[in-house]
Context: one part of a larger RNA
RNA sequence: GGCAAUAAGUGGAUGCCUUGGCGACACAAGGCGAUGAAGGACGUGACCACCUGCGAUAAGCUUCGGGGAGCGGUAAGUACGCUUUGAUCCGGAGAUUUCCGAAUAGGGAAACCUAGCUGGUUUAAUAACCAGUUGUACCAAGCUGAAUACAUAGGCUUGUGUAAGCAAUACCUGCUGAAGUGAAACAUCUCAGUAAGCAGAGGAAAUGAAAGUAAAAACGAUUCCCUGAGUAGUGGCGAGCGAAAGGGGAGAAGCCCAAACCAUCGGGAUUUAUUCCGGUGGGGUUGUAGGACCCCAAUGUGGGAUCUAGAGAGAUAGAAGAAUCCUUUGGAAAGAGGAGCCAAAGAAGGUGAUAGCCCUGUAAUCGAAAUCUCAAAGGACCCUAGGGAGUUCCUGAGUAGCACGGGACACGUGAAACCCCGUGUGAAUCUGCGCGGACCACCGCGUAAGGCUAAAUACUAAGUGUCGACCGAUAGUGAACUAGUACCGUGAGGGAAAGGUGAAAAGAACUCCUAUAAGGAGAGUGAAAUAGUACCUGAAACUUAUUGCCU
Numbered sequence: 001g002g003c004a005a006u007a008a009g010u011g012g013a014u015g016c017c018u019u020g021g022c023g024a025c026a027c028a029a030g031g032c033g034a035u036g037a038a039g040g041a042c043g044u045g046a047c048c049a050c051c052u053g054c055g056a057u058a059a060g061c062u063u064c065g066g067g068g069a070g071c072g073g074u075a076a077g078u079a080c081g082c083u084u085u086g087a088u089c090c091g092g093a094g095a096u097u098u099c100c101g102a103a104u105a106g107g108g109a110a111a112c113c114u115a116g117c118u119g120g121u122u123u124a125a126u127a128a129c130c131a132g133u134u135g136u137a138c139c140a141a142g143c144u145g146a147a148u149a150c151a152u153a154g155g156c157u158u159g160u161g162u163a164a165g166c167a168a169u170a171c172c173u174g175c176u177g178a179a180g181u182g183a184a185a186c187a188u189c190u191c192a193g194u195a196a197g198c199a200g201a202g203g204a205a206a207u208g209a210a211a212g213u214a215a216a217a218a219c220g221a222u223u224c225c226c227u228g229a230g231u232a233g234u235g236g237c238g239a240g241c242g243a244a245a246g247g248g249g250a251g252a253a254g255c256c257c258a259a260a261c262c263a264u265c266g267g268g269a270u271u272u273a274u275u276c277c278g279g280u281g282g283g284g285u286u287g288u289a290g291g292a293c294c295c296c297a298a299u300g301u302g303g304g305a306u307c308u309a310g311a312g313a314g315a316u317a318g319a320a321g322a323a324u325c326c327u328u329u330g331g332a333a334a335g336a337g338g339a340g341c342c343a344a345a346g347a348a349g350g351u352g353a354u355a356g357c358c359c360u361g362u363a364a365u366c367g368a369a370a371u372c373u374c375a376a377a378g379g380a381c382c383c384u385a386g387g388g389a390g391u392u393c394c395u396g397a398g399u400a401g402c403a404c405g406g407g408a409c410a411c412g413u414g415a416a417a418c419c420c421c422g423u424g425u426g427a428a429u430c431u432g433c434g435c436g437g438a439c440c441a442c443c444g445c446g447u448a449a450g451g452c453u454a455a456a457u458a459c460u461a462a463g464u465g466u467c468g469a470c471c472g473a474u475a476g477u478g479a480a481c482u483a484g485u486a487c488c489g490u491g492a493g494g495g496a497a498a499g500g501u502g503a504a505a506a507g508a509a510c511u512c513c514u515a516u517a518a519g520g521a522g523a524g525u526g527a528a529a530u531a532g533u534a535c536c537u538g539a540a541a542c543u544u545a546u547u548g549c550c551u
Base pairs, nucleotide, nucleotide: 001550002549003548004547005546006545007544008543009542015536016500017499020471021470022468023467024466025465026464027463029460030459031166032165039100040099041098042055043054044053046078047077051073061094062093063092064091065090066089070082071081072080105114106113107112115134116133117132118131119130120129121128136163137162138161139159140158141157142156143155144154171202172200173199174198175197176196182189186236212219213218223250224249225248226247227246233241234240254452255451256450257396261282262281263280264279265278266277267276268275269274287430289395290394291393292392293390294388295387296386302383303382304381306380307379308378312374313373314372315371316370318366319365324339325338326337327336328335340357341356342346348360349359350358401425402424403423404422405421406420407419411437432447433446434445435444436443487494488493507535510522511521512520513519
């Protein structure tokens, strides 16, 4: 020096565990905010640095319910208190709620500085302090008021008037709108109307009651799913893109204006007989055309998405809830042996090892003073029809169409319709007009140029409950612990490590050694201390000692 064994150390793998995560489903909910939000700063405890709670009434105040013996958060301890005259705790309602923050009296380097006005405290008087108020835009009302006579612009005042900001900004709508990429290069094309940005809204949004889809047969608003179908098409006919009708389901719901006409009010023009415009009320709302005008008949039926009502149900605390003992091993019984019992309850968790009958619970059952949600009956209000004749009137105009330039349609300009924009032009009026994929004819379908509309559909931050051939501390969230913390960065931003004594602290009185807040040896506790807080198990690398063998 090597190898091996043994005894230790170091180290923290492995096993076991779980307070935390991950995923899914169901229900409910889908908002908060100038009555000041979300999020913070600073305070607040007898001793209190963080966290939690709260706000100068500051781990809390009042009240109404629940609950029933202990309590003053985590969190021990000392001190001092509260509590069956019902505390702590749980739930409903209320009070308080500093400062910043949309932040809104002015300013500002957020949590600070400085004001005006009204009222009050105080002072000899200032000062100081307290309460309230003072932003902007829009809307409404009122008062004023230029150039310029009336007026208008403008100004001022008032208002529990509206807005702003935040949130999962996840879902939705609109506007703007890429590139990496693919095409094995690349330019049309693709990625993709995606990402991103902006604006806006709701619990859903959007769409929506045919100027439709079809094809010789017909259907009958919209939305979503399955299919049709990777079909028809489209495409440097490359890469790719990619329908619709029809069929089957989910869900179903239809309506209101404008106009004609009538009445009325106001204004203008005027030849005083009308006419035009505007407001309000009635009327009326469609394609087998309908309505107005004129005539006839009819007063009841059915419905409502509006307002009210609030039987009842639910949410926010809870109540009660069956049935076991003996022996034995052990530190401990729930184990083993024996004998029983309950079960609408043998889900689960805990208890010194594995418990239906020990505890919490579980099944079935019951419960609210207060606030909230849904909501039946009832009430109010609103809507609701027929027939005939004439063919006088009405039926959405800078609209439809057309030309040019674009967009969107599965459809890249193509034979390119239909739909939507920009510029220009520019109809008809029911014997009308549009469409049926250039266009024309025939035939068929519909009725544009106004508006509203539940459900089926999409999503899930927060809440409640349940589940998992999901993880088990290098896993699972970045975070099971003071975690978006420590730390890094000027900043945007980046971003950790770190769980386990024991059933119970019973956390080692007392003695000794010593280089003296260390560490150790005894003693004691405990089932165990090689469970001693550097604490379950305690692998390997690595280190030391002893012994054996080899050199």
This is a predicted structure of a 551-nucleotide part of an RNA (large-subunit ribosomal RNA, domain I) from a marine metagenome. Its Rfam family is "Bacterial large subunit ribosomal RNA". The RNAcentral record of the full RNA draws on SILVA.